Predicted 3D model of a 153-nucleotide RNA (FMN riboswitch aptamer (RFN element)). It matches the Rfam family "FMN riboswitch aptamer (RFN element)". Rfam's curators write: The RFN element is a highly conserved domain that is found frequently in the 5'-untranslated regions of prokaryotic mRNAs that encode for flavin mononucleotide (FMN) biosynthesis and transport proteins. The prediction has a mean pLDDT of 77.
[in-house]
RNA sequence: AGCAAGUUUCAGGGAAGGUGAAAUUCCUUAUUGGCGGUAACGACACUGUCGGUCUCAAAACGACAGCAUUGCCGAAGCCCGCGAGCCGCGAAAGCGGUCGAUCCGGUGAAAAUCCGAGGCCAACGGUUACAGUCCGGAUGAAAGAAACGGGGC
Numbered sequence: 001a002g003c004a005a006g007u008u009u010c011a012g013g014g015a016a017g018g019u020g021a022a023a024u025u026c027c028u029u030a031u032u033g034g035c036g037g038u039a040a041c042g043a044c045a046c047u048g049u050c051g052g053u054c055u056c057a058a059a060a061c062g063a064c065a066g067c068a069u070u071g072c073c074g075a076a077g078c079c080c081g082c083g084a085g086c087c088g089c090g091a092a093a094g095c096g097g098u099c100g101a102u103c104c105g106g107u108g109a110a111a112a113u114c115c116g117a118g119g120c121c122a123a124c125g126g127u128u129a130c131a132g133u134c135c136g137g138a139u140g141a142a143a144g145a146a147a148c149g150g151g152g153c
Base pairs, nucleotide, nucleotide: 002153003152006148007147008146009145010144015029016028017027018026030133031132032122033121034082035081036080037079041074042073044071045070046066047065048064049063050062051061077120078119085098086097087096088095089094102118104116105115106114124136125135126134
């Protein structure tokens, strides 16, 4: 310095209007995007050049460029994986299954990730009327994140 057990905290967003006897469910328009990975993008560190004080050199500071290499941070709803949910089995622990959606153009050596434009998707139960956005299971669970910890190696 690193790794295991253990502990603590945290860990999901989003709507207005219209029609109607009745819809936050239809229609119109709007709007939201869990966790890890990847990532040619962005920023910083860093590097270089220039500016910078009475003069010289350096530093601070500022501008521009680079960021090939190194470090660090952020970056995909629809690419990969995971969680939640749902179904089956089971007394339970748990096991098995299931689990949505992307294309065109541009740049380039390389992009389902960058830039531009469009499209699409969203568990279960409930409901005077069909739900990503309302209510409920849920003051739950959890992918995981951060901090602490530290036998032993």